Molecule: TPP riboswitch aptamer (THI element)
Organism: Bradymonadaceae bacterium
RNA sequence: CGUCGGCGGCAGGGGUGCUGGAGGCGAUUCCGGCUGAGACCAAACCCUUGGAACCUGAUUCGGUUAGCGCCGGCGAAGGAAGCCGUACUCUCCACCGU
Numbered sequence: 001c002g003u004c005g006g007c008g009g010c011a012g013g014g015g016u017g018c019u020g021g022a023g024g025c026g027a028u029u030c031c032g033g034c035u036g037a038g039a040c041c042a043a044a045c046c047c048u049u050g051g052a053a054c055c056u057g058a059u060u061c062g063g064u065u066a067g068c069g070c071c072g073g074c075g076a077a078g079g080a081a082g083c084c085g086u087a088c089u090c091u092c093c094a095c096c097g098u
Base pairs, nucleotide, nucleotide: 006086007085008084009083010082011048012047013046014045016042017034018033019032020031021030022029054079055078056077060073061072062071063070
C1' cells in the first nucleotide's frame, strides 16, 4: 500500500424430502422414525460473486438403506442473489516553522 475479515445498517436469494401408524377413500389432517444448519413457510435456518446456499443435468451413475440427494461421482460442468458505513485514505482552509 492492497486485499480479506470483524462490527453496524438496509436489502436480497433459497430448500421444506423419505418412511411407519391412525383417520379418510372427495379433500384435507394428526402422531412417530431417518438424515441434516434447516424437512411445522419457521419471520426460523442457510447463502449473497473469493458465490456447492440453491437450481439444471436427473425418470442420471455407483454404493447403502425400511426408504430417501442418505453417501459419493457428475463438479476445474451450466446457472445463481449486495450495497453503504465504521477503521483507514484523499482534498480544502487557518495557524506556526523553514